[in-house]
RNA sequence: GAAGCUGGCUAGACAGUCGCCGCUCAGCAAUGGGGGGAGGAAAGUCCGGGCUACACAGAGCAAGAUGACGGCUAACGGCCGUACGCUGAAAUCUAGCAAUAGUAUAAGGCGCGGAAUAGGGCCACAGAGACGAGCGUAUUAAGUUACGGUGAAACGCGGUAACCUCCAUCUGUAGCAAGACCAAAUAGGCUGGCAAUGGCGUGGCUCGCGCUGCCAGCGGGUAGGUUGCUUGAGCGUGCAAGUAAUUGCACGCCUAGAUGAAUGACUGUCACUCGCCGAAAGGCGAGAACAGAACCCGGCUUAUCGGCCAGCUUCACUU
Numbered sequence: 001g002a003a004g005c006u007g008g009c010u011a012g013a014c015a016g017u018c019g020c021c022g023c024u025c026a027g028c029a030a031u032g033g034g035g036g037g038a039g040g041a042a043a044g045u046c047c048g049g050g051c052u053a054c055a056c057a058g059a060g061c062a063a064g065a066u067g068a069c070g071g072c073u074a075a076c077g078g079c080c081g082u083a084c085g086c087u088g089a090a091a092u093c094u095a096g097c098a099a100u101a102g103u104a105u106a107a108g109g110c111g112c113g114g115a116a117u118a119g120g121g122c123c124a125c126a127g128a129g130a131c132g133a134g135c136g137u138a139u140u141a142a143g144u145u146a147c148g149g150u151g152a153a154a155c156g157c158g159g160u161a162a163c164c165u166c167c168a169u170c171u172g173u174a175g176c177a178a179g180a181c182c183a184a185a186u187a188g189g190c191u192g193g194c195a196a197u198g199g200c201g202u203g204g205c206u207c208g209c210g211c212u213g214c215c216a217g218c219g220g221g222u223a224g225g226u227u228g229c230u231u232g233a234g235c236g237u238g239c240a241a242g243u244a245a246u247u248g249c250a251c252g253c254c255u256a257g258a259u260g261a262a263u264g265a266c267u268g269u270c271a272c273u274c275g276c277c278g279a280a281a282g283g284c285g286a287g288a289a290c291a292g293a294a295c296c297c298g299g300c301u302u303a304u305c306g307g308c309c310a311g312c313u314u315c316a317c318u319u
Stems, first nucleotide, its partner, number of pairs: 001315010012270007020037002023034004039290001043301002046299005051175004063171005068082005084111004093102003114166002119164002121160003131156001135148004179227004189218006198212005234253008272287006
């Protein structure tokens, strides 16, 4: 330098104006000041945990998941390392005049996985016969012995578990709309008191007529509110152990918490990409992804405009 790969980072910056959701300070209040406000996937809800309730979820059955060896972890079906198989380059090598062809590989990528002597099932095509012993030929006292074209497997202690099954390990169910607390009006419930000569209405009053229990307390639930709620298997830097995943120690930091659900809009300058014009300096125009928290973490998968960094392998050239 060429080619092939792997991993990580970023996801425009600054300023101004107008807003939105929490926090905090001042103020009686109105309001004002300060500070915070989406992601690498917040997504799919696929796997694993924390937390909460159900009996502090213990045993059996059923159902499901996983399955090489060793390790990591709170845990996992995740991750790391090793072994095995498959794959893997225009370079190199080999063949060729050449076009081209071929073999073996590197980094890397992908994948299978316990048991066939517990048992059942199945085994395409070919083959007389495919799991059952029979069949054919030769042979023998005797299904007694030997051989058998085909086929992956043939006359036998074959194959298949990605067919059922067996073995080992793991999984209780539901989910923050979990759960906890406060608690209005109306209706109903319970208790107590008063009333039947009562109370209310009509009416100036009486009779009459019509309607009807009243008051207080308690408790449950609903609306509504508070909490759970964000300090956590947390993040950053350094050192140490380990091939690695990962772990330990020290120092520093606090970084959304809404509930019909805020996290936005506009303008300007700069930066990035593309197109056009220009000799150049530069000018003009356009573009800028996927997506958006809702109890919290660890993974996996999927979507994604651009840009940057690091590392590995092969070959060529130079020193």
The RNA shown here (Bacterial RNase P class A) has 319 nucleotides and comes from an uncultured Methylophilaceae bacterium. Its mean pLDDT, the model's own confidence on a scale to 100, is 76. Rfam family: Bacterial RNase P class A. Rfam classes the family as a ribozyme. It was read from a public genome assembly, where an Rfam model found it.